Notes: Predicted 3D model of a 355-nucleotide part of an RNA (small-subunit ribosomal RNA, central domain) from a Candidatus Micrarchaeia archaeon. The source organism's lineage runs through Archaea, Nanobdellati, Microcaldota and Candidatus Micrarchaeia. The prediction has a mean pLDDT of 87.
Context: one part of a larger RNA
């Protein structure tokens, strides 16, 4: 609960695809379902309103008329809007063509420094670590210098409030495959669109199952310190894990704490990325600089909005469509039940009571 809201007070689903549903550009004709007008029937009585009457009056009752019943059905008109049908249109949307841009995804190959280990050579007493130490390593020769080999992970600089992706996320080089967006052209289709309950797919880290791999790092654990204690912070080790393959799980402050789509706003200023275009310069290069257009991404800011912070053409402004969600705090994202999961748990989600 016919209301008002959802950046921060409760509240936008993690993200996308998409079924039903809901909403839908422009023109013409037709239909007349919605809509609208008239008439007819029906819409019990009581109740209500007015008149008259009956109980001595009133309440009450009777009678007549009206009204209510906001409705339903039928008949006949109207046709602006909505819907249906038919036929057009091109601005929305899609397809196409063109040259560019990008850490977009998957697979394969290659490279690089560092690190660790092993082996060889050199070399000798400490090394390491800290606020200070100790545990630890070291005479079976460490640390250090040097040569070689192996291994796994990672990809410095470039690197940028830069780019790409629906989100999660993505960063060495080369190749193959796949996909998306912007710009330009305006050739084709001709409303094919928007949103999206259910549903499906993707979804960081951590976790789980099976098999591998294991250098560095490192929950747990052990040891050393610190301390009143120290199940910590600091130090030395170190198992899961982190990595790969195949599955499961499905959550995050999954955040822009801001759902998606469209239109509008007499304003603006200034960076930056991509494409196009015009001009100047030019070493003529896929070059440089400047102006303009579109698309993205920042800062600032007018009106407006907002309790304020702020926001402000990337809106939290003015409108429209659709979906999700909120309705005092705690109890509680708990219990019970359902569904899902190997489990951990996830999802849906109360009440008593209390304040």
């Nucleotide at each position: 609960u016919u209301g008002g809201g959802u950046c921060u007070a409760a509240a936008g689903a993690g993200u996308c695809c998409g079924u039903a549903g809901c909403g839908g550009g422009u023109c013409u004709g037709u239909u007349a379902a919605g809509u609208u007008c008239a008439c007819u029937g029906u819409g019990a009585a009581a109740u209500c309103u007015g008149g008259c009457g009956g109980c001595u009056u009133a309440a009450c009752c009777g009678u007549c008329a009206g009204g209510c019943g906001u409705g339903c059905a039928g008949u006949g008109g109207a046709u602006a809007c909505u819907g249906g049908c038919a036929g057009g249109c091109u601005u929305g949307g899609g397809a196409g063509u063109g040259g560019g841009g990008g850490a977009g995804g998957c697979c394969g190959g290659g490279a690089g420094u560092a690190c660790u280990u092993g082996c060889g050579g050199g070399g000798u007493a400490g090394u390491g670590g800290u606020a200070a130490a100790a545990u630890a390593c070291u005479g079976u020769a460490a640390u250090c210098c040097u040569g070689c080999a192996a291994g796994g992970a990672c990809u410095a600089c470039c690197a940028g409030u830069g780019g790409c992706g629906a989100a999660g996320g993505c960063g060495c080089c080369c190749g193959g495959c796949c996909a998306a967006a912007a710009c330009a052209c305006g050739u084709c289709c001709g409303a094919c669109c928007g949103u999206g309950a259910g549903g499906g797919a993707c979804g960081a880290a951590g976790g789980c199952u099976a098999g591998g791999a294991g250098a560095a790092c490192g929950a747990a654990u052990c040891g050393g310190a610190u301390u009143a204690g120290a199940u910590a912070c600091c130090c030395g080790a170190g198992u899961a894990g982190c990595c790969c393959u195949a599955g499961c799980a499905g959550u995050a402050a999954a955040u822009u704490a801001u759902g998606c789509a469209g239109a509008c706003u007499g304003u603006g200023g200034u960076g930056u990325u991509g494409c196009g275009u015009c001009a100047a310069c030019u070493u003529c290069g896929g070059g440089u600089u400047g102006g303009c257009g579109c698309a993205g991404u920042g800062c600032u800011g007018u009106a407006g909005c907002g309790u304020a912070g702020g926001u402000g053409u990337u809106a939290a402004g003015u409108c429209u469509g659709c979906c999700a969600c909120c309705u005092g705090g705690g109890g509680a994202g708990u219990a019970c039940g359902g569904c899902c999961g190997c489990a951990a748990g996830g999802u849906u989600g109360a009440a008593a009571c209390u304040u």
Its Rfam family is "Archaeal small subunit ribosomal RNA". Clan: SSU clan.